[in-house]
RNA sequence: UGAGUGGGCCAGGCGAUCGCGGCGGCACUCGUUGAGGCGUCGUCGAGGAAAGUCCGGGCUCCAGAGGACAAGGGUGGUCGGUAACUCCGACCGGCCGUGAGGCCAGGGAAAGUGCAACAGAAAAUACACCGCCGAUGGCCGAGGUUUCCUCGGAACAGGUAAGGGUGAAAUGGUGCGGUAAGAGCGCACCGGUGGCCGGGGUGACUCGGUCGCCUGGUAAACCCCACCCGGAGCAAGGCCAAGCAGAAGGAAGUCGUGGUUCGCCGCGGCACGAGUCGGUCCGGCUCGUUGCACCUUCGGGUAGGCUGCUUGAGAGGCCGGGCAACCGUCCUCCCAGAGAAAUGAUCGCCCCCGACAAGACCCGGCUUACAGGCCCACUCAGGUU
RNA sequence: GCGCCCGUAGCUCAGUUGGAUAGAGCGCGUGCCUCCGGAGCACGAGGUCGCAGGUUCGAAUCCUGCCGGGCGCA
Repeated sequence: UGAGUGGGCCAGGCGAUCGCGGCGGCACUCGUUGAGGCGUCGUCGAGGAAAGUCCGGGCUCCAGAGGACAAGGGUGGUCGGUAACUCCGACCGGCCGUGAGGCCAGGGAAAGUGCAACAGAAAAUACACCGCCGAUGGCCGAGGUUUCCUCGGAACAGGUAAGGGUGAAAUGGUGCGGUAAGAGCGCACCGGUGGCCGGGGUGACUCGGUCGCCUGGUAAACCCCACCCGGAGCAAGGCCAAGCAGAAGGAAGUCGUGGUUCGCCGCGGCACGAGUCGGUCCGGCUCGUUGCACCUUCGGGUAGGCUGCUUGAGAGGCCGGGCAACCGUCCUCCCAGAGAAAUGAUCGCCCCCGACAAGACCCGGCUUACAGGCCCACUCAGGUU
Repeated sequence: GCGCCCGUAGCUCAGUUGGAUAGAGCGCGUGCCUCCGGAGCACGAGGUCGCAGGUUCGAAUCCUGCCGGGCGCA
């Protein structure tokens, strides 16, 4: 200098005027004294993603504290971080890259089942198309010492996975021996894999030794193993005000005792029904069992206010611990809270002329969108000294 | 806020227990037929299977994340 890798940060700035929303102070106003109206001053007022709503939690309710099983869903190397996670960090293993680095749903295929088109001989306790052999048994020919033997031939039975060829994948590779030809058939070395022993590590794992084996792939196919998950969601939920019209359908009762206005009522037991429970069972709790009750369905009414609501796993800073994620002490700060929904407009100056996009209960992540710019660390190549 | 479905040729749809050239009808183009057109007959073109990544020997199909469209409930 060029090319690149990983990470962090900013998100036009300053001033003036006007406007909008929240809060606080002050003043004024009213046939309604209110959650009222209006004016003025002060102060605060979107994001790194506020987004997608993909995960995890807080919070709230489900009348009320549990247990077991099943189903369904999810996760899947190890150790740690965290309120929790499918997130994050470090490490291990595999793959990719010259490298900095990147990616991995990364448990089990030696429990079972399934699947593998086309091609190919054969695709899973496989198979003989070409090739090789044909020792052995048989066949043909020749010879001989003729119940048999020897030699030669063909390739009938048969043997063979070394070689060719097919495929994504063909039963580990090389060499030597061996054989009729061959083959882990035997041996040596290498590779893989399982058990045991020893060393290192918290662990995943790794190194060495020894013994056995060479039994393919696929679980983001069914499945097995381990672990996790109750449901609903701020339109949750609580309070107040206003308003209306009811109708239809529906399950299950007896005993004891007391009272009685003899219609019934209270209490207790058992039984039944319903709810909690939108899987089942056990158990608990509550309610009901002929009631202007409860449940379901239809219909009718309301479309207002307050609360939840923003001080929080909060932000910033020093220091300490940790490789890091992160954690801790101390100090400082308060940083939107609307409810048809507030952030805008104009002017002046400057620059590189400004992207994606805006809260709606709140946090932690992930993912996606994004003009331009800055910073840090590192790698590769070339050049110069 | 919660839940669910769909996306394949210009249009309407098949194909999703993975299997290689992805089909059908209508439409379009060319030729035949006809004086011409239609109908008819024959042939043909046309697809990144919404996008990207992954699993697998192999993906329209399985998984994940996005994009677009639609529906339901409170």
Predicted 3D model of RNase P RNA and transfer RNA as a complex of 459 nucleotides. It holds a member of the Rfam family "Bacterial RNase P class A". Gene Ontology terms of the family: tRNA processing, ribonuclease P activity and dimeric ribonuclease P complex.